Description: Predicted 3D model of a 381-nucleotide RNA (Bacterial RNase P class A) from a Gemmatimonadales bacterium.
[in-house]
RNA sequence: GGGGUCGGGCGCGGUGGUCGCGGGAGCGGUUCCGCGCCUGAGGAAAGUCCGAGCUCCAACGGGUAGACUGCCAGGUAACGCCUGGGCGCCGCGAGGCGACGGACAGGGCCACAGAGAACAGACCGCCACGCCGCAAGGCGGGGUAAGGGUGAAACGGUGGGGUAAGAGCCCACCGCGCCCCUGGCAACAGGGGUGGCACGGCAACCCCCAGUCGGAGCAAGGCCGAAUAGGCGGCGAGGUGUGACCCACACCGCCCACGGCGCGCAAGCGCCGAGCCGCGGGUAGGCUGCUCGAGGUGGCCGGCGACGGCCAUCCCAGACGGAUGACCACCCGCCCGGGCGACCGGGCGAACAGAACUCGGCUUACGUCCCGACCCCGUUC
Numbered sequence: 001g002g003g004g005u006c007g008g009g010c011g012c013g014g015u016g017g018u019c020g021c022g023g024g025a026g027c028g029g030u031u032c033c034g035c036g037c038c039u040g041a042g043g044a045a046a047g048u049c050c051g052a053g054c055u056c057c058a059a060c061g062g063g064u065a066g067a068c069u070g071c072c073a074g075g076u077a078a079c080g081c082c083u084g085g086g087c088g089c090c091g092c093g094a095g096g097c098g099a100c101g102g103a104c105a106g107g108g109c110c111a112c113a114g115a116g117a118a119c120a121g122a123c124c125g126c127c128a129c130g131c132c133g134c135a136a137g138g139c140g141g142g143g144u145a146a147g148g149g150u151g152a153a154a155c156g157g158u159g160g161g162g163u164a165a166g167a168g169c170c171c172a173c174c175g176c177g178c179c180c181c182u183g184g185c186a187a188c189a190g191g192g193g194u195g196g197c198a199c200g201g202c203a204a205c206c207c208c209c210a211g212u213c214g215g216a217g218c219a220a221g222g223c224c225g226a227a228u229a230g231g232c233g234g235c236g237a238g239g240u241g242u243g244a245c246c247c248a249c250a251c252c253g254c255c256c257a258c259g260g261c262g263c264g265c266a267a268g269c270g271c272c273g274a275g276c277c278g279c280g281g282g283u284a285g286g287c288u289g290c291u292c293g294a295g296g297u298g299g300c301c302g303g304c305g306a307c308g309g310c311c312a313u314c315c316c317a318g319a320c321g322g323a324u325g326a327c328c329a330c331c332c333g334c335c336c337g338g339g340c341g342a343c344c345g346g347g348c349g350a351a352c353a354g355a356a357c358u359c360g361g362c363u364u365a366c367g368u369c370c371c372g373a374c375c376c377c378g379u380u381c
Stems, first nucleotide, its partner, number of pairs: 001377009010367002013331007021040004026035004042352001046363002049361005054217004066213005071085005086100001087098004101208002106206002108202003123148002125144003129140004156174006175197001176195008221288004231279005238252006258273006295314008332349007
């Protein structure tokens, strides 16, 4: 100098002024209005993909079905998240990625190519034998699986012995299965012995094993509650008190206040409707839930870390057609042009995006922004 890998931070500048908007409390007159003050978006407020708080509904207990998770340990209110570790793969490296339990419980699948794809197989080869041929070689029935070839994968790998050629047929090492020992909480690692090549791959196919799991969501839920319509009850002429027990007496009130139908000679009785009064449900609407919380910041301590503990300090949007915007001046930063220079002039200060019950995560979107650590290559000292 170039290329790269991680981690952290910021999220767009400051001050003042003018106008406008949401929320809060205050003052002044007190239907209502005026005045000034304080406060007012994000790192993702997003996707709504996980996990919770909170609320209502449901619920004896157990099992099945279904869904999800799946190396180990820790963190956490919890998680499918995070941290540390193990193993595997990728990268020269810093580092990155991994649904990473079980394939002797069972079923299923393994395209194309290839002779053969699971208790397999012989295409080209190799080998001895028999026959034919002068020979090269050909044919036949066999042996074999070392070599070639196909494939993602060919029934252990490499080397040696052995053999007609070969072959775990035998041996050493590696791999694999089983047993033991050591280290580690564990995943796992290392070592020793033994077995004889017998166990191919896929579980993000069914399945088996282990663990977890009721449902709906702030339009949850609670309180108040009109007008109109509808529901239920009463009144419609008597009520109250006393003696007393179905009959009287006293006092107060009314003498009007309806319509229809049925029964009845009538008096009257019954039903329905209007009217009046009362009750209750619900709608509109209002209040609440509603923002102080697993909270933010700083310091110290414990821990490799995620994180935890203690102390101090701070209060930080709560709308419901849904508010945070616009302009001006000066300073600051960056860029461009001019000038030897002091300086002058012009431009820019964004992008993604916008709260709606609240948290913890994940994922996705965004910036010629800032800082730190580390790796590789080249050159120079």
Annotation: It is recorded under the gene name rnpB. Taxonomically the source falls in Gemmatimonadales (Bacteria, Pseudomonadati, Gemmatimonadota, Gemmatimonadia). Its Rfam family is "Bacterial RNase P class A". By type it is a ribozyme. The coordinates come from a structure-prediction model, not an experiment, and the mean pLDDT is 76.